[in-house]
């Protein structure tokens, strides 16, 4: 010095730091589709506008995300 295991320390455990990648969740915004429903129209129909359960997608953001994977560290051990 290099390698490989490991996290004692920790307000039950589990969780060393700090950063990046890739998927979760929380929020806010905008698309799209849409049961329904209003209004317009002499009346049904049709057509147009609006609101819109739900379901989806894009972008922000937020945070012990008990997820996984890199990189540098810090400490504990062990091998070369």
């Nucleotide at each position: 010095g290099g390698u490989u295991g490991c996290a004692a320390c920790a307000u039950c455990c589990c969780c060393g730091u700090g950063g990046g990648u890739u998927g979760g969740g929380c929020g806010c915004a905008g698309g799209u589709c849409a049961a329904u429903c209003u209004c317009u129209u002499c009346c049904a129909a049709a057509u147009g506008a609006g609101a819109g359960c739900g379901a989806u997608c894009u972008a922000c953001g937020c945070a012990g995300u008990g997820a996984a994977u890199c990189c540098a560290c810090u400490g504990c051990a062990a091998c070369c």
Record summary
This is a predicted structure of an 80-nucleotide RNA (nadA riboswitch) from an Acidobacteriota bacterium. It was read from a public genome assembly, where an Rfam model found it. The model forms 100% of the base pairs in the Rfam consensus.